[in-house]
RNA sequence: CAUCUUCACCAGGGGGGUCCCGACAAGGGGCUGAGAUUCCGCUGGCCGUUCACGGCAGCGCGGUGACCCUACGAACCUGAUCCAGUUCACACUGGCGUAGGGACGGUGCGAAUGCCCGGGC
Numbered sequence: 001c002a003u004c005u006u007c008a009c010c011a012g013g014g015g016g017g018u019c020c021c022g023a024c025a026a027g028g029g030g031c032u033g034a035g036a037u038u039c040c041g042c043u044g045g046c047c048g049u050u051c052a053c054g055g056c057a058g059c060g061c062g063g064u065g066a067c068c069c070u071a072c073g074a075a076c077c078u079g080a081u082c083c084a085g086u087u088c089a090c091a092c093u094g095g096c097g098u099a100g101g102g103a104c105g106g107u108g109c110g111a112a113u114g115c116c117c118g119g120g121c
Base pairs, nucleotide, nucleotide: 001114002113003112005110007108008107009106010105011070012069013068014067017031018030019029020028021027039063040062041061042060045056046055047054048053049052076101077100078099082095083094084093085092
C1' cells in the first nucleotide's frame, strides 16, 4: 500500500407470525425465531359528560426503541390464499429459484494475508 474481516459510529433498507384461555373484547399464557411493535404524535372511529374536554381500542400514516440486512445483497418483497413432506396451526425441510425485485454506502481502531521500501545481524 492492497485485499479481507471483528467491533464501534454515521447513513440507508426491512419484518413483526402462529396456537390456547377469555366473549371474535380487555387481559394473560405457550411455540418458533436475531427480532413476534417499546414509546410518542396525527387523521378518522366509539363511549362519557360539565360541551370542550376526558376515556377506549384497532386500522392507516409519521417518528422512535430493540433486532436483522446493505450488493460476495434469500434481510425483506412479489409470484403466493403456490406445490410436496411435516405440524392442531405457525414454524421447519425440499421445490418454485441461475425467477422477478430489493437498501447500488461511508468513516475509524484493531486482526489476518499478500506485495513493496528502508535499517540491523